Molecule: small-subunit ribosomal RNA
Organism: metagenome
C1' cells in the first nucleotide's frame, strides 16, 4: 500500500407494510333514456382523508416476504427446504354500535328517538416529552347511490306491443327502495296526448345568425354522462365492475429453443396511413394544483412557458413637408392634346419596425427558489434606408379604353356576354374597393310573410273530400252563489361559474384581463284579487226540439193500368222501285219491297202541360191512380229548457261505365262487317249489327259528382222578376196595390280581388270547427299496405331533370271565326303567253376566262341610253416598280418635233431639230426626265359596320302626339259608335278636347273662252311671180278674224232646282255648260316592314395587297352548247298576202354643223359621186303606215312563213376570222293557232298602224316617247288575290312560313321489375360453453381458535348445479349492394 472483521453516518437498490392508482388527463363509439336540464324527494341511503364532541388503546399467539442452500425453463417467470421482523395477520377481555323480543314519545304516516332482556362485537404502536399515530360511537362538511314531475330529432309506406310482462305475499339480495332476483296468486299494464319498431344522435350552460318570434349548430371553456382494442367476468377497496389493475374469449402485432410468452397512446411530444386539411420526440416544477410524507422533500407531458402555422381577433410600419418646364417612359388620340401626375426627380425634415451599444425588471405570498428571459422595458447611435399586394371594374356593384381573338380560345352567382370594330374572353394602360393581407370554395341563418304563432292561402294561379249522419276531440246562449285549476299581482327558493349588456379599471391604446351590477322569459312553493275561460249550484227562453192548425210539391219504395210511335208477324190493295248521300255505292225488292187498309204481338220512352218552374243531402227525379213513407215551408206560442255547432278516425248514400247469377231484348248501339271519302281512313258519312242499355239479386265506389266556391251563426245600399204561405187594403167576389217569412234568378251601392268578377244564395265584415296546398316535369307513376270475383280503387315517394310552369288582363299578329268595304282581285269581254322559227336576258354546262352584281311577288330585252380593238373589271403571254394618276424635296432639262434599229405592241436601244415666256437679274411659272423617300393605286373583302339612292306593301288610308281622364299595370280613351265618301272625306254623337304627318287642295300637260304680243307663223282683203292651161307660189302691202305660238285672266263651288236623308254631311235626278260632282293625265309616296338591293356610279369605317389583288400592252373571252325558263319579234294566213300593174290620202314628238343633207347624176339595190340649204317656227331627217279604189291569189304548207344555208357586193372603222349592219340572187327549215297553267287591260282605253330620239365610228325585234285607227265588256261581289275598319278565339310575339305531339333510329344517365346473388343487422329456437361470482358437496389439503388426545370450527383445492360472452345449428324480419334481360 492491500485484504478481512464490528460499530456509526452518508448514497443507491429490492422486498414487507401505510397511502394514493376511483382524482387529474384523453375521446364521443354507443346511447332517444339506466343520458341531459329543471324543480323536488330519500320516513329508503353510503362517505376514506378533513372538523367538532365522547370513549378507549389492556393482555397474548402463529405466520411470512426479503435472506439462504438445491432445483426447472430459451423467456416470461417460477419450485422446493430452511430462518426472521413490524403500525401485516389472529385470538381473548371491556364498551358502544347492530340484531331479535317488548314498552314509552314525536309525526299525517314509524322502517325515527328512548327504556329492558338476550345474543352479536374494537384497537398498535413509534418517537422523545412535545407530538404524530390507532379503535368505537356521534354531529358536521364534502362527494356521491337511488327515486319522481315535466321537458328533449324524424318516420303511422312501423298500429298494435308485453309473460318477470303488470299487482300482490313470503323469501333472497343491496349501503338502499324496488320482479333487482325467486316461489306461488291474481290477469293485468302500454298505446292515436303515437306504444312497438326503424333510422339518426352525447347532453346543457352557451355559440352563430335574425327586428324579434324563431332557426342552425354544441370547436375552444365550464357541468353532467357514456367509453378505454372487441365483448363478457369479478377481485381490492370507503369509492371502480377500475385509460397507463387481474381472469376469460375473440382479432390484431411481436418474442420465441415451437414447449411457452408479451402487448394496448380516445395521456404529452413523435411514427405510419387516410385525407382538402391540421404543430415540438422542447424547457421547467419558478407559479397555480394534486398525491404521499411529521418535515426536508420527491412525483405530477395537469400546468406554466417556449417553438411552427397571417388560422383569428387587436395594433403599428412601410415615411412627412415642399416640389410643374406638368420630365422621360408608357397607355390613349380627332395627332390639337390627354392620362399616369405632385406622382417622380430634386430640396428640407423625422425615427415607428428592424439593426448595432448600454441598462435591465415586476411576477416571490415567506428564508431559499424565476423555466419565461438578457425576455418586456429605457437609454443612446446610423439611416429613407430593409418592408404592397390581391380582387374587380357589363347591370345587380364603386370603377373604361385600347388591342388580340373571332359563338373559337375562354368568362359566368343571376340575367347573359363571344359568329371581324367585344367597356363582359385573355394582355396593357388607367379606374375602383379591401389592405398585411385579398379573392375562390364549402356550412348555417339572414334577406324569404318561399311552413306564415307574431305572420299566407284554396272560384279561375297549387289548393274545399261526390254528399250526410256521426263518436272522440275542438268551440258554445241569459241570470246567480261557491271554487280558484287556467288568469292577474306579491313574497321565498333556485336559475353553477364563465358567456351576453351596463357602469369602472389594468396592460402606452386595442384585442385581451380583472372588479362590481343588471340580468338570466322558467320550475318550485307561499300570500292575495275573482272581471272573462274552466268546474259547481240554482233559475230563464230569445239557440234547437216537440205539440196543434194549414199548405206546395217529377221527394222516395212497390203495385195496377193507359194511349201515341217505332219494329215484327197475318191478310188484302198495289207496281217497280225502295232507301240512303255533298255525290254515290253496299243494303231492301217481280219469291211483289216501299206506300196503304185492317188484325195480332212485344218491349221500352212518356208529346202538349214544362216555365230563369218545382223537390231531393247530393247521386238524381217528369203518363194516371192506389197503398205505404222520408223531409221542408207558413201560422200558433201549450211543452222541454242550452239539449247547440262542426266533426280526425268510422258508417251510410253515390251517374255514367263495367263486373258475377237469372229473365228479357222494340229502338238505339261500343267492337265487328260491308260501302264511300282519302295519298292512306283501323275515323268523321252510309248500310247491317253483338255486348251493353230494360228487370230481379249481389258488387264497383268513381266523374268537368262543378257554383271548378266545405258547414255553422250575426251584421252590413237599393232594384227588378218567379215559386210556396201569411197578414193588411180593397171588391159582393177574384185580381190589383203594400207588408212580413221561406226558396230560387237578373243588375247593382259600400266594400274585396292579381285581375276577371263577387256584391244579403259574397269571392263584404267577424267567430266556430273540419278537409286541403307549398315550383313545373318525373306522377297520381313506382314501392309497401288495406279494399275488390276482375277492371281497378285508397294511400303515395324518390332518384333524375328543367327556370320555369301558371293566372288574369293588354297591344299585335294569325284563322279553311263573324260583320262591314275597296282594288282588272273575281265575274263579264277583248287580246296575248305557254307549242314554232329566230332575238334577248338568266340557270345549267364547258372553258385558260366564259369578269362581276341582280334571285318569289318586289332577279331574269335588268346595273348595259348599244362587248369587233377600246370599253373590260375575266384569262395566255410579253413588260414597269415612288409607279398610268397626285403632292412633298434634289438636281438636270425650254417644251416640242422628229430619223433609225428591234420587236405582235407596250417598250428597249442609238441619234438628229430646236434653246422659248416673264424677271427687281437673285430668279420663277409651266412641261419633260433622273435619284430617295413619304406616299399613290386596288371595279381587293365586309350592304350583316355605313352615307347617299332605290325597289316594295301603296297613292293603301292610314301613323302619332298634348294636355284632360279611365286603369295597380301593361295600356286605354281621342282614332270606337250612327251615316256619308275616292279617302281618318264630311256630318252628328260621344270622356274628350285640341294638333302633327298623310288624304285632298295649291304645281304642269290637255280639254272651252276673253284679253295682249305677231316671227322664221296663219291668210278673209288687195297686189305680183312662174305656168300653155289647170294651178302653184306668203313673194309684197296689209291683217292678227280664223290656225299657231306664248304669256295674263275667266271658268266648276254640289253654286242653283227637285227629291232622300235626322231641319247634317251626303247622295239621286235635273238645268245651264267646253267641261259636273277628284273633268282626264302627270309630278307628289305618311310612320314603318322586308338586317330588301347597291362597298362594281360615287363617298366612307375596318380588314386585305404593296417587283402585286397595282399598271402598260398584245391575243383571246365575256358572242361558248346536250338542256331548262323568262321577256319579246316574225308566223301559222283571205278582216289576208302581192316583185301584179298602178293610183289616191291624212299626223304628231323630237334630231341636225366631225351634223341632218334637199336637187341632179350612176347603180337592182345597199350604196357613191357633184352642187346647194340649215347652228333651224326659216332647210334638211320627212315618202308616215294601216287606210281608200282597181286586178290577181282561192285554203294548199300555198303567190302563208320566212330561219337556215351558197354565192356577189355595199358601209363604218388601224381592223368585221373568232364576232356588225345592211343589200341582190339563189335556197325555203318549223309552223295549220298551241296541254297543264298563265298575262294586260274599263275609252280616246285595250288591240292594230307607223314615226321620231337616247345610247352611237357601226351594230336594236330592247327602252323611252310620238301620232293615226278605234272597241267590246262590267249582272255582280258567293268564289281566288291583295288590302282597310270592327269585332271574336288563341297555348302564337322570328308573331301560322308560328307553335307544337307521339313512334322511330343511335348515344348516355337515373331509377322501378328481375331467375338470383352477396353483405349488414335484429329478435326467436336448440346445441356448446370460458373465466367469474352464488349455490351445493361424500374426495383431498389445512399455522394461528377449542380440545390432554382422537378430533373439532374454520379456510382452500378438487367436483357438481344454476346464470353466461363468445362460438356452431336451423329456419324467419329488416336493410343494403350486384344481376343477363326488361319497363
Nucleotide at each position: 500500500g492491500g485484504a478481512c472483521c464490528u460499530u456509526c453516518g452518508g448514497g443507491u437498490c429490492a422486498g414487507u407494510g401505510g397511502c394514493g392508482g376511483a382524482c387529474g388527463g384523453g375521446u364521443g363509439a354507443g346511447u332517444a333514456a339506466u343520458a341531459c336540464a329543471u324543480a323536488g324527494a330519500u320516513a329508503a341511503c353510503g362517505u376514506a382523508c378533513c372538523u367538532g364532541g365522547u370513549u378507549c388503546u389492556g393482555g397474548g399467539g402463529g405466520a411470512u416476504a426479503a435472506c439462504g442452500u438445491c432445483g426447472g425453463g430459451a423467456a416470461a417467470c417460477u419450485g422446493a427446504c430452511g430462518c426472521u421482523a413490524a403500525u401485516a395477520c389472529c385470538g381473548c377481555a371491556u364498551a358502544a354500535c347492530c340484531c331479535a323480543a317488548u314498552g314509552c314519545c314525536u309525526g299525517c304516516a314509524a322502517u325515527g328517538g328512548u327504556g329492558u332482556u338476550g345474543g352479536u362485537g374494537a384497537a398498535a404502536g413509534a418517537u422523545u416529552u412535545a407530538u404524530c399515530g390507532g379503535a368505537g360511537c356521534u354531529a358536521g362538511a364534502u362527494c356521491g347511490g337511488u327515486c319522481u314531475g315535466u321537458g328533449u330529432u324524424g318516420g303511422a309506406u312501423u298500429a298494435g306491443c308485453u309473460u318477470g310482462u303488470u299487482g300482490g305475499u313470503g323469501g333472497g339480495g343491496u349501503a338502499a327502495u324496488g320482479g333487482c332476483c325467486u316461489a306461488c296468486c291474481a290477469a293485468g299494464g302500454c298505446g292515436a296526448c303515437g306504444a312497438u319498431c326503424c333510422a339518426u344522435a352525447g347532453u346543457u350552460g352557451g355559440u352563430c345568425u335574425g327586428a324579434g318570434a324563431g332557426g342552425a349548430u354544441g370547436a375552444c371553456c365550464a357541468g353532467c354522462c357514456a367509453c378505454a382494442g372487441u365483448g363478457g367476468g369479478a377481485c381490492u377497496g370507503a369509492g371502480a365492475c377500475a385509460c397507463g389493475g387481474c381472469c376469460c374469449a375473440c382479432a390484431c402485432u411481436c418474442c420465441u429453443a415451437c414447449g411457452g410468452g408479451a402487448g394496448g397512446c380516445a395521456g404529452c411530444a413523435g411514427u405510419a396511413g387516410g385525407g382538402a386539411a391540421c404543430a415540438u420526440u422542447g424547457c421547467g416544477c419558478a407559479a397555480u394544483g394534486g398525491g404521499c410524507g411529521a418535515a426536508a422533500g420527491c412525483c405530477u407531458g395537469a400546468c406554466g412557458c417556449a417553438g411552427c402555422a397571417a388560422c383569428a381577433c387587436c395594433g403599428c410600419g412601410u415615411g412627412a413637408a415642399g416640389g410643374a418646364u406638368g420630365a422621360a417612359g408608357c397607355u390613349u388620340u380627332u395627332c390639337g392634346g390627354a392620362g399616369u401626375g405632385u406622382a417622380a426627380a430634386c430640396u428640407u425634415c423625422u425615427g415607428u419596425c428592424g439593426g448595432c451599444a448600454g441598462g435591465g425588471a415586476a411576477g416571490a405570498a415567506u428564508u431559499u427558489u424565476g423555466a419565461c428571459g438578457g425576455u418586456a422595458c429605457c437609454u443612446g447611435c446610423a439611416a429613407a434606408g430593409g418592408a404592397a399586394g390581391c380582387a374587380u371594374c357589363g347591370g345587380c356593384u364603386a370603377a373604361c379604353u385600347a388591342c388580340g381573338u373571332g359563338c373559337c380560345a375562354g368568362c359566368a352567382g343571376c340575367c347573359g356576354c363571344g359568329g371581324u370594330a367585344a367597356g363582359a374572353c385573355g394582355u396593357a394602360g388607367g379606374a375602383u374597393g379591401c389592405a398585411a393581407g385579398c379573392g375562390u370554395u364549402g356550412u348555417c341563418c339572414g334577406g324569404a310573410a318561399u311552413u306564415a304563432u307574431u305572420g299566407g292561402g284554396c272560384g279561375u294561379a297549387a289548393a274545399g273530400a261526390g254528399u250526410u249522419c256521426g263518436u272522440a276531440g275542438g268551440u258554445g246562449g241569459u241570470c246567480u252563489c261557491u271554487u280558484a285549476a287556467g288568469u292577474c299581482u306579491g313574497g321565498u327558493g333556485u336559475u353553477a361559474a364563465a358567456u351576453c349588456u351596463c357602469g369602472g379599471g389594468g396592460c402606452u391604446c386595442a384585442a385581451c384581463c380583472c372588479c362590481g351590477a343588471u340580468a338570466c322569459a322558467g320550475c318550485a312553493u307561499u300570500g292575495g284579487a275573482a272581471a272573462c275561460u274552466g268546474a259547481u249550484u240554482g233559475a230563464c227562453u230569445a239557440g234547437a226540439g216537440u205539440g196543434c192548425g194549414g199548405u206546395a210539391g217529377a221527394g222516395g219504395u212497390a203495385a195496377a193500368g193507359a194511349g201515341a210511335a217505332u219494329u215484327c208477324c197475318u191478310g188484302g190493295u198495289g207496281u217497280a222501285g225502295c232507301g240512303g248521300u255533298g255525290a254515290a255505292a253496299u243494303g231492301c225488292g217481280u219469291a211483289g219491297a216501299u206506300a196503304u187498309c185492317a188484325g195480332g204481338a212485344g218491349g221500352a220512352a212518356u208529346g202538349c202541360c214544362a216555365g230563369a218552374g218545382g223537390c231531393g243531402a247530393a247521386a238524381g227525379c217528369g203518363c194516371u191512380u192506389u197503398a205505404c213513407u222520408g223531409g221542408g215551408c207558413c201560422g200558433u206560442a201549450a211543452c222541454u229548457g242550452a239539449c247547440a255547432c262542426u266533426g280526425a278516425g268510422g258508417a251510410a248514400c253515390g251517374a255514367a261505365a263495367g263486373c258475377c247469377a237469372g229473365g228479357g231484348g222494340a229502338g238505339c248501339g261500343a267492337a265487328a262487317g260491308g260501302g264511300a271519302u282519302u295519298a292512306g281512313a283501323u275515323a268523321c258519312c252510309c248500310c247491317u249489327g253483338u255486348a251493353g242499355u230494360c228487370c230481379u239479386g249481389g258488387c264497383c265506389g268513381u266523374a268537368a259528382a262543378c257554383g271548378a266556391u266545405g258547414g255553422a251563426u250575426a251584421c252590413u245600399a237599393g232594384a227588378u222578376g218567379u215559386u210556396g204561405g201569411a197578414g193588411g187594403u180593397a171588391u159582393c167576389g177574384a185580381c190589383c196595390c203594400c207588408u212580413c217569412c221561406a226558396g230560387u234568378g237578373u243588375c247593382g251601392u259600400a266594400g274585396c280581388u292579381a285581375a276577371c268578377g263577387c256584391g244579403a244564395u259574397a269571392a263584404g265584415u267577424a267567430u266556430c270547427c273540419c278537409g286541403c296546398c307549398u315550383g313545373g316535369g318525373g306522377a297520381g307513376u313506382a314501392u309497401g299496405c288495406c279494399c275488390g270475383c276482375a277492371a281497378g280503387g285508397g294511400u303515395g315517394a324518390a332518384a333524375c331533370u328543367c327556370a320555369a310552369a301558371g293566372g288574369a288582363a293588354u297591344u299585335g299578329a294569325c284563322g279553311g271565326g263573324g260583320g262591314c268595304c275597296c282594288g282588272c282581285a273575281c265575274a263579264a269581254g277583248c287580246g296575248g303567253u305557254g307549242g314554232a322559227a329566230c332575238a334577248u336576258g338568266u340557270g345549267g354546262u364547258u372553258u385558260a376566262a366564259u369578269u362581276c352584281g341582280a334571285u318569289g311577288c318586289a332577279a331574269c330585252g335588268c346595273g348595259a341610253a348599244g362587248a369587233a380593238c377600246c370599253u373590260u373589271a375575266c384569262c395566255u403571254g410579253g413588260g414597269c416598280u415612288u409607279g398610268a394618276c397626285a403632292u412633298c424635296u434634289a438636281c438636270g432639262g425650254a417644251a416640242u418635233c422628229u430619223u433609225c434599229a428591234u420587236g405582235a405592241a407596250a417598250g428597249u436601244g442609238a441619234g438628229g431639230a430646236g434653246u422659248g415666256c416673264c424677271u427687281u437679274c437673285g430668279g420663277g411659272a409651266g412641261c419633260c426626265g433622273u435619284a430617295a423617300g413619304a406616299c399613290a393605286g386596288g371595279u381587293g373583302g365586309u350592304g350583316c359596320a355605313c352615307g347617299g339612292u332605290u325597289g316594295u306593301c301603296g297613292u293603301c288610308a292610314g301613323c302619332u302626339c298634348g294636355u284632360g281622364u279611365c286603369g295597380u299595370g301593361a295600356g286605354a280613351u281621342g282614332u270606337u259608335g250612327g251615316g256619308u265618301u275616292a279617302a281618318g272625306u264630311c256630318c252628328c254623337g260621344c270622356a274628350a278636347c285640341g294638333a302633327g304627318c298623310g288624304c285632298a287642295a295649291c304645281c304642269c300637260u290637255c280639254g272651252u273662252g276673253g284679253u295682249c304680243u305677231g316671227u322664221u307663223g296663219u291668210u278673209a282683203c288687195a297686189g305680183g311671180u312662174c305656168g300653155a292651161a289647170a294651178g302653184a307660189u306668203g313673194c309684197u302691202g296689209a291683217a292678227c278674224c280664223c290656225u299657231c305660238a306664248g304669256g295674263c285672266c275667266a271658268g266648276a263651288c254640289u253654286g242653283c232646282c227637285g227629291g232622300u236623308g235626322a231641319c247634317a254631311a251626303a247622295c239621286c235626278g235635273g238645268a245651264g255648260g267646253a267641261a259636273g260632282g277628284u273633268g282626264a293625265g302627270g309630278a307628289u309616296g305618311a310612320c314603318g316592314u322586308c338586317a330588301a338591293a347597291u362597298c362594281a356610279u360615287c363617298a366612307c369605317g375596318c380588314c386585305c395587297c404593296u417587283u402585286a389583288u397595282g399598271u402598260c400592252c398584245a391575243g383571246g373571252g365575256c358572242u361558248a352548247c346536250a338542256c331548262a325558263c323568262g321577256u319579246g319579234u316574225u308566223a301559222c294566213a283571205a278582216u289576208g298576202g302581192g316583185u301584179a300593174a298602178u293610183a289616191g290620202a291624212c299626223a304628231a314628238u323630237g334630231g341636225g354643223u366631225c351634223g341632218c343633207u334637199u336637187g341632179g347624176c350612176a347603180g337592182u339595190g345597199a350604196u357613191g359621186u357633184c352642187c346647194g340649204g340649215c347652228a333651224a317656227a326659216u332647210c334638211c331627217c320627212c315618202u308616215a303606215a294601216a287606210c281608200u279604189a282597181u286586178c290577181c291569189c282561192u285554203c294548199a304548207g300555198u303567190u302563208c312563213a320566212g330561219a337556215u344555208c351558197g354565192g356577189a357586193g355595199u358601209c363604218u372603222g388601224c381592223a368585221a376570222c373568232u364576232c356588225g349592219a345592211c343589200u341582190c340572187c339563189g335556197u325555203g327549215a318549223a309552223g295549220u293557232c298551241g296541254g297543264a297553267a298563265u298575262c294586260g287591260c274599263u275609252a280616246g282605253u285595250a288591240g292594230a298602224c307607223g314615226c321620231g330620239g337616247a345610247u352611237c365610228a357601226g351594230c336594236a325585234u330592247g327602252c323611252c316617247g310620238c301620232g293615226u285607227u278605234g272597241a267590246a265588256u262590267a249582272c255582280g261581289u258567293u268564289c281566288c288575290c291583295g288590302g282597310g275598319c270592327c269585332u271574336u278565339g288563341u297555348a302564337c310575339a322570328c308573331a301560322c312560313c308560328g307553335c307544337c305531339c307521339g313512334u322511330c333510329a343511335c348515344a348516355c344517365c337515373a331509377c322501378g321489375a328481375g331467375a338470383g346473388u352477396g353483405g349488414a343487422u335484429c329478435a326467436c329456437g336448440c346445441c356448446u360453453a370460458a373465466a367469474g361470482u352464488c349455490g351445493g358437496u361424500g374426495u383431498c389439503c389445512u399455522a394461528a381458535c377449542c380440545g390432554u388426545a382422537a378430533g373439532g370450527a374454520g379456510g382452500g383445492a378438487g367436483c357438481c348445479g344454476c346464470c353466461a360472452a363468445a362460438g356452431g345449428c336451423a329456419g324467419g324480419g329488416u336493410u343494403c349492394g350486384c344481376g343477363a334481360u326488361u319497363g